Notes
A computed fold for a 114-nucleotide RNA from Pseudopedobacter saltans, annotated as SAM riboswitch aptamer (S box leader). Its Rfam family is "SAM riboswitch aptamer (S box leader)". From the family's description: The SAM riboswitch is found upstream of a number of genes which code for proteins involved in methionine or cysteine biosynthesis in Gram-positive bacteria. Its mean pLDDT, the model's own confidence on a scale to 100, is 81. NCBI's taxonomy places the organism under Bacteria, Pseudomonadati, Bacteroidota, Sphingobacteriales, Pseudopedobacter.
[in-house]
RNA sequence: CGCUUAUAAAGAAAGACGGAGGGAUUAGACCCUACGAAGUCUUAGCAACCUGUGCUUACAAGGUGCUAAAUUCUACUUGGGAAUAUAUACAAGAAAUCCCGGGACAGAUAAGUG
Numbered sequence: 001c002g003c004u005u006a007u008a009a010a011g012a013a014a015g016a017c018g019g020a021g022g023g024a025u026u027a028g029a030c031c032c033u034a035c036g037a038a039g040u041c042u043u044a045g046c047a048a049c050c051u052g053u054g055c056u057u058a059c060a061a062g063g064u065g066c067u068a069a070a071u072u073c074u075a076c077u078u079g080g081g082a083a084u085a086u087a088u089a090c091a092a093g094a095a096a097u098c099c100c101g102g103g104a105c106a107g108a109u110a111a112g113u114g
Stems, first nucleotide, its partner, number of pairs: 001114007013043005021032003026075004044067003049063002051060003071106001076103007086092001
C1' cells in the first nucleotide's frame, strides 16, 4: 500500500511545551480557535475490536483505538411527505423549493490476509 469482514446519532480532558491554524481529501455550508489551533509529551479517562478467565448473556483490561459538534452536514442514487403551477364538480397533479428516511461511494478504526 492492496484485499476481506465488522463497527459508528452512545461514551470519555486536564496540565506542560508550542504559537496559527483546525474540523481526512475536492466544493459548498456550518463550526472550533490568541479565554491559545495543529503538533509533541505527561497524567487521567472512555470503549470493549483483538486478548485473558468464565463460558453463549458475565468479568478483567494486556495489544490497538478514541476523548467538540452524527464520520459536523451536504454532494451519487432512491422512498415518503409538504408546497404551488396546471386542472377543477370530484378525482388527478408536476418543476423549483422545503422536511423526514434507505442504499451506495469515500474516509476512519479493529481483526485477518497478500